The RNA shown here (transfer RNA) has 72 nucleotides and comes from Serendipita indica DSM 11827. Rfam family: tRNA. Taxonomically the source falls in Serendipita indica (Eukaryota, Opisthokonta, Agaricomycotina, Agaricomycetes). The coordinates come from a structure-prediction model, not an experiment, and the mean pLDDT is 82.
[in-house]
RNA sequence: GAGCCUUUAGCUUAAUGGUAAAGUAUCCUUCUGUCGCAAGGAAUAUUGUCAGUUCGAAUCUGAUAAGGCUCG
Numbered sequence: 001g002a003g004c005c006u007u008u009a010g011c012u013u014a015a016u017g018g019u020a021a022a023g024u025a026u027c028c029u030u031c032u033g034u035c036g037c038a039a040g041g042a043a044u045a046u047u048g049u050c051a052g053u054u055c056g057a058a059u060c061u062g063a064u065a066a067g068g069c070u071c072g
Base pairs, nucleotide, nucleotide: 001071002070003069004068005067006066007065010024011023012022013021018055026042027041028040029039030038048064049063050062051061052060
């Protein structure tokens, strides 16, 4: 220098172009003599960033950032 892959909630992962789901963690309540377990509930994401296409983008396109792999 060239090509490819990954990036989504604190963490681990989902999601046919139709408006983001679950597990775990955190908090609250119930349960218990206490802790824990269990049950119920709540909050948490501008989907790495910036643009474009589209009625509509996590998803398609381009650029770019970080990490990784391969080639030279």